c-di-GMP-I riboswitch aptamer from a Pseudomonadota bacterium, 79 nucleotides, folded computationally. NCBI's taxonomy places the organism under Bacteria, Pseudomonadati, Pseudomonadota.

RNA sequence: CACCGACAAAGCCAAAUCAUCUGCGAGGAUGGGAUAGAAAGCACCGGAACCCUUUGGGUGGGUUAGCCGGGUUGCCCAG
Numbered sequence: 001c002a003c004c005g006a007c008a009a010a011g012c013c014a015a016a017u018c019a020u021c022u023g024c025g026a027g028g029a030u031g032g033g034a035u036a037g038a039a040a041g042c043a044c045c046g047g048a049a050c051c052c053u054u055u056g057g058g059u060g061g062g063u064u065a066g067c068c069g070g071g072u073u074g075c076c077c078a079g
Stems, first nucleotide, its partner, number of pairs: 005076001012037001017032006035066001041072002045069003048064005
């Protein structure tokens, strides 16, 4: 330095759900909450699912990074 990830340490984050606000909607923001996470940090590159449009399909637009793969940055140091 790289890989791996522990009955370690310091921390980080925050599911379901509740309240308020917001969006046509999928959803999002803030505050509580704590289910979980070794990247549950960041960013839509490729899929996937979901929403809107369309009579339907197609096309187009959006949502989800805590759906998967890839990219990138980062803490610790048992082995």